[in-house]
Context: one part of a larger RNA
RNA sequence: GAUGAACGCUGGCGGCGUGCCUAACACAUGCAAGUCGAACGGAGCGCCCGGACGGAGUAUUUCGGUACAAAGACCGGGUGGCUGAGUGGCGGACGGGUGAGUAACGCGUGGACAACCUGCCGUGUACAGGGGGAUAACAGCCGGAAACGGCUGCUAAUACCGCAUAUGCGCACAGUGCCGCAUGGCACAGUGCGGAAAGCCUAGAUCUUAUCUAGUACGGUACACGAUGGGUCCGCGUCUGAUUAGGUAGUUGGCGGGGUAACGGCCCACCAAGCCCACGAUCAGUAGCCGGCCUGAGAGGGCGGACGGCCACACUGGGACUGAGACACGGCCCAGACUCCUGCGGGAGGCAGCAGUGGGGAAUAUUGCACAAUGGGGGGAACCCUGAUGCAGCGACGCCGCGUGAAGGAAGAAGUAUCUCGGUAUGUAAACUUCUAUCAACAGGGAAGAAAGAGGACGGUACCUGACUAAGAAGCCCCGGCUAACUACGUGCCAGCAGCCGCGGUAAUACGUAGGGGGCGAGCGUUAUCC
Numbered sequence: 001g002a003u004g005a006a007c008g009c010u011g012g013c014g015g016c017g018u019g020c021c022u023a024a025c026a027c028a029u030g031c032a033a034g035u036c037g038a039a040c041g042g043a044g045c046g047c048c049c050g051g052a053c054g055g056a057g058u059a060u061u062u063c064g065g066u067a068c069a070a071a072g073a074c075c076g077g078g079u080g081g082c083u084g085a086g087u088g089g090c091g092g093a094c095g096g097g098u099g100a101g102u103a104a105c106g107c108g109u110g111g112a113c114a115a116c117c118u119g120c121c122g123u124g125u126a127c128a129g130g131g132g133g134a135u136a137a138c139a140g141c142c143g144g145a146a147a148c149g150g151c152u153g154c155u156a157a158u159a160c161c162g163c164a165u166a167u168g169c170g171c172a173c174a175g176u177g178c179c180g181c182a183u184g185g186c187a188c189a190g191u192g193c194g195g196a197a198a199g200c201c202u203a204g205a206u207c208u209u210a211u212c213u214a215g216u217a218c219g220g221u222a223c224a225c226g227a228u229g230g231g232u233c234c235g236c237g238u239c240u241g242a243u244u245a246g247g248u249a250g251u252u253g254g255c256g257g258g259g260u261a262a263c264g265g266c267c268c269a270c271c272a273a274g275c276c277c278a279c280g281a282u283c284a285g286u287a288g289c290c291g292g293c294c295u296g297a298g299a300g301g302g303c304g305g306a307c308g309g310c311c312a313c314a315c316u317g318g319g320a321c322u323g324a325g326a327c328a329c330g331g332c333c334c335a336g337a338c339u340c341c342u343g344c345g346g347g348a349g350g351c352a353g354c355a356g357u358g359g360g361g362a363a364u365a366u367u368g369c370a371c372a373a374u375g376g377g378g379g380g381a382a383c384c385c386u387g388a389u390g391c392a393g394c395g396a397c398g399c400c401g402c403g404u405g406a407a408g409g410a411a412g413a414a415g416u417a418u419c420u421c422g423g424u425a426u427g428u429a430a431a432c433u434u435c436u437a438u439c440a441a442c443a444g445g446g447a448a449g450a451a452a453g454a455g456g457a458c459g460g461u462a463c464c465u466g467a468c469u470a471a472g473a474a475g476c477c478c479c480g481g482c483u484a485a486c487u488a489c490g491u492g493c494c495a496g497c498a499g500c501c502g503c504g505g506u507a508a509u510a511c512g513u514a515g516g517g518g519g520c521g522a523g524c525g526u527u528a529u530c531c
Base pairs, nucleotide, nucleotide: 001530002529003528005527006526007525008524009523012402013401014400015399016398017397018395019394020360025358026357027356029355030354031353034090035089036088039087040086043083044082045081046079047078048077049076050075051074053072057068058067059066060065097313098312099311106238107237108236109235110234111233112232113231116230117229121226122225123224124223125222126221127220129163131161132160138153139152140151141150142149143148169194170193171192172191173190175188176187177186178185179184199218201215202214203213204212205211206210239285240284241283246276247275248274251273252272253271254270256268257267258266288310289309290308291307292303293302294301295300315336316335317334318333319332338349339348340347341346366392368391369390370389374388375386376385377384378383405435406434407433408432415426416425417424418423439472442466443465444464445463449458475520476519477518478517479516480501481500482499486515487514488513489512490511496503497502
């Protein structure tokens, strides 16, 4: 000098940051990933129309009746609004958390892929013809305490499956040209075989039954290119220990195959006997890596919290499914430990998301507000969701800024301390006079942040104005030398101090208190760690 700090004493305000370093310990509760009716069928509620009921009530009456008729409930049709479940699509692989593991192509840096993939997005070319069978929802029945499940029957689609078509594309055979660091790549042309698709909405037309036409709309299919994001490989770099010296059998290589988006012992059969190592293999310990941060004149040393990039993990271990993408934090299956429910047969769960709880600890915050902004997902849009994010709350935890008044004021007041009793110090300090009003408090006004209209959580906040009062706001450490700052009393090797040297045994500037002084100041010291 520095810190994600803690502890002691003290504490007025604001801005910007920052806040479980320990138990990757266990978690009550709420929220953190949904959305689309312009893919689909059906249900409920609402509105409109019609029908058969209904009959408050009104009119009339010869009191027997007659006519009209609201509410309400039922059935059918339409409409578009809402709700919840289901099929289907997209998104739940992003965003957010943590640092356990990892000494590794994990990371950093520089390259390679002629060995690869890429949803959504952009550009271009070519298409979208004609069929089929199911299934949830629903209804009925059944099983179960529940979680959930079974059987039968019905139905739709942009769900599923054939057929047609094939510019491109894939496979097999065979060719020309150009190119390359090997395997080879690109372009063009040939034969055979194989492989696609989905509609919805709006407007208009037609005997409004269903179909047709149009649309830069929203989508679908194939292929090519781009963009973006990833995958793989390689050179170099990346802590300590030799009181760890040998390690290795899919091990090292080959042939053939399987598998993958792709190369490869990645996996397998067979064959060979290789491969790594004192330039430190193997083993053990420690550790996420980097941009950076701290220190230092630099070289270097130490660190990797916040922010950004990469990696790894998601109760522990293993596994695959779906998908463009996962071996998937808030998906699935199995095993294990733990917790909970149970009718004992069986089930449910995973905060290293945001808050919050217990525990551990020297120690680390609110079960807050809002989607107004930025960004993300879905949607044609309206909009919905978003503990990302924007804000607020708590903590002097850090940095920065401000204040606790300013000028005058000697009878050098009183008090206190000391004294040689004359005085000296505190000390212009106070009182007192004049002035000012930053901050806080009061009253009034009141934003920007929102690109054309509306829309502001923050927030009646920032800020501005006014009135009024010196009022509401100073402590902490030190004073033997290093090291700025001295006297008195108490104590008497006691009590105590101490970073080092060292103080204390009767006059202690070193202990304790007081007066005075020095330093820093809303802080000051101590402890810990690094340079």

A computed fold for a 531-nucleotide part of an RNA from an uncultured bacterium, annotated as small-subunit ribosomal RNA, 5' domain. Its Rfam family is "Bacterial small subunit ribosomal RNA". Gene Ontology terms of the family: ribosome and structural constituent of ribosome.